[in-house]
RNA sequence: CGGAUGUCAGGCGAUGGAGUUCGCCAAAACCGUCCUUGAAAAGGACUGAUGACUCCUGGCCGCCA
Repeated sequence: CGGAUGUCAGGCGAUGGAGUUCGCCAAAACCGUCCUUGAAAAGGACUGAUGACUCCUGGCCGCCA
């Protein structure tokens, strides 16, 4: 330098899909917030389809036609 064979190029970030990017994890990363409680459990209340940005889909509220 060339050829052959094998393996890997993964997963996750509280509700869907895609692109970009950031972070985390190697059987773990991840599985929202607040109030009541000594703590936990239990109960009650609340925000959001994003980790972040953009787009699409769906949902909620208000206004106009």

Predicted 3D model of a 65-nucleotide RNA (Fluoride riboswitch aptamer (crcB RNA motif)) from an Acidobacteriota bacterium. It was read from a public genome assembly, where an Rfam model found it.